About this RNA: Model confidence (mean pLDDT): 76 of 100. Bacterial RNase P class A from Cyanobacteria bacterium SZAS LIN-5, 346 nucleotides, folded computationally. The sequence is in RNAcentral, with records from ENA. Its Rfam family is "Bacterial RNase P class A". Its family is annotated with ribonuclease P activity, tRNA processing and dimeric ribonuclease P complex in the Gene Ontology. A source record names the gene rnpB.
Order: sequence, then structure tokens, then C1' cells
RNA sequence: GAAGUAACGCAGACUGUCGCGUCCGUUUCGGCGGAUGAGGAAAGUCCGGGCACCACAGGGCUGGUUGCUGGGUAACGCCCAGUGCGCGUGAGCGUGAGGAUAGUGCCACAGAAAUGAAGACCGCCUGACUCGUCAGGUAAGGGUGCAACGGUGCGGUAAAAGCGUCACCAGCAAAGUCGAGAGGCUUUGGCUAGGUAAACCCCGCUGAAGGUGCAAGGCGAAGGUAUAGCUCAGAAAUUGGUUGCCCGCCAACCUGAGUUGCCGAAGCUGCUAGAGGGUAUGGGAAACCAUGCUCCCAGAGAGAUGACAGUCUAGAACAGAACCCGGCUUAUGCGUUGCUUCAAUU
Repeated sequence: GAAGUAACGCAGACUGUCGCGUCCGUUUCGGCGGAUGAGGAAAGUCCGGGCACCACAGGGCUGGUUGCUGGGUAACGCCCAGUGCGCGUGAGCGUGAGGAUAGUGCCACAGAAAUGAAGACCGCCUGACUCGUCAGGUAAGGGUGCAACGGUGCGGUAAAAGCGUCACCAGCAAAGUCGAGAGGCUUUGGCUAGGUAAACCCCGCUGAAGGUGCAAGGCGAAGGUAUAGCUCAGAAAUUGGUUGCCCGCCAACCUGAGUUGCCGAAGCUGCUAGAGGGUAUGGGAAACCAUGCUCCCAGAGAGAUGACAGUCUAGAACAGAACCCGGCUUAUGCGUUGCUUCAAUU
């Protein structure tokens, strides 16, 4: 200097003059003063919850989610750290990572042959003979294919084959050992059909299988309703609800007694003090946790934060809260730092 990789930060600031939303104080009701006011993703609505209602539970079936180990978290399909496998020279990156000996399937075409343990097209070897055929052996070589019954080398054989108390590997099994664990390492062994579960399935996790969601829900005497609403008791069927179904449960309808509520427009609320922010100390490898101190930083409701001027160095992209929070994914301008590789120079 070039290329790459991982992490982090910022998203204009200040002053003045006008103009907006919310809250507080004050007022001679004209106004005045103060505090505060969109994001790192507010986006997508993909996950997980808080909260509210169904609703007071339960059991069975079925369905969904998830899938290595340990830790974190309110929880998660998220985060941290590892293990295995794969990619990369490397820093690093990815992982839909349990089970094929519970069972059922599939591997088209090509090829001789892709399992209820197959297979001989070309070739190689031996024998016979009518000289291009037949019989036998073989699966080392070639071909087909994603994949051909462990791989490479040596020996051996008629040609061959794990045929081999040969060597080195892969796989499988056993023993020992290290590690919380997933797994790693060493030794030994017999030579050993595979792949696919991102096929059905089995096993494990999750737990109302939850569903609906602030347009949830609550209040609400303008209005409607008493043929309505509520409580208690009784009793068969029916209807409805509770999750997809079933059982169970609850409610309505009917009768009797008692009682006065019920629905609901405008409007109000839910609506912002939180699984909150900042900071210090301690624990932890980290994610994160604990404690102390400190701060209050939007709550609109057709939807608020804008315009002008000046200064700083001055250019800025993607883009606007709508109940709230933790993640993931996507869009995007500039800057900083660590690490890796290459080239040149000293």
C1' cells in the first nucleotide's frame, strides 16, 4: 500500500425571531413563564411475552412447534460459550446437528446389477473346437450412474478376491482414559453393502394444543328496554358456549319466589413509572446477574416537533411512535478499532 474479516460509534450542535403537541405554575383573562416532544432500525408482522376477555377447572384423542451440549432470560425458533461436520491459505463463516438394529417406503433414467443380501455388457484367465463359437472361473481393469458390497500400496493367483498373525487410512464394536456434557485420545478386534427421516414414522421439548387482540377491555341515565336484567330453588329434552373433536363443565329456554336493573351514542378511560434509562462497585470466560446512587425522557386522536437567519468543519443516506416490551430479518450514509493474507522497502 492492496485485499479480506470481526466488532463498535454517530445520525448534526449552538444562538436568535416566529409557529406547533402534552404537562405544570401564574394571570389585570389580553397573556406570561417553565419542562418536555419520533428510530437504529420507529419498517416487516416473522417469533416470544406483559396486559385484557372468553372462563371456573379437568381428562382423552388429534394437531402444531422444536431437535448436539452447557449456561442466560419473564419467555423464545433469541443470546453466550463449546462439541461434531462442512467451507476458507487464514482471520473467520455456516449448520433443517436425535433415531435407518421399532416399522413402512423410495433410489427414476442409464446400467449386467441399486436387496426378501444384487450382479456379468466390454474385458481377463483355463479347456475344447467346426477359428469364432461353446463350457467353466473372476469381479482386480473399463463402461453406466449421485452412489456399484471399505480405500491405497505390496505380496499372492491360471486370471482374481482382505486371500494375507502385511503397512497406512475410513467405518463399526469393545476396553481404558480425559471432560459437567455434547464428545476427544489410546489400545485391540473381526474385515465391513449403502443413501434418504428437508419421506411417512419413532423418541424427546413445549403446555388451556390456547384463541382473540387496545378496533382487546372498562365506565358511560342522551336514548332504548320491564314481553327486559339479576338472585335462589326445581326439572326432561333442545339450543349455545368453553380449542379441532369427544367426555365433562357452564349458560339460555320452562316453572315458582324475590328483586331493579340491563343495553348503550357522544364522551371519558385503557395511554405510559416500565421485565425502564444512566452510572459506580462486585461476581462471571461471556451472555448476564446482584447491590448502591441518580433520572422521568411523546402519549397524538385525520393525527403534533416546522420555517428563516447566523456560527461551528457542515456534507449527510434509510426513513415518522399509535397499548407496551425482548428478539430476529430487511433498508441505509459516514467514521473508528482489532485481527488475517499478499506485495514492496528498511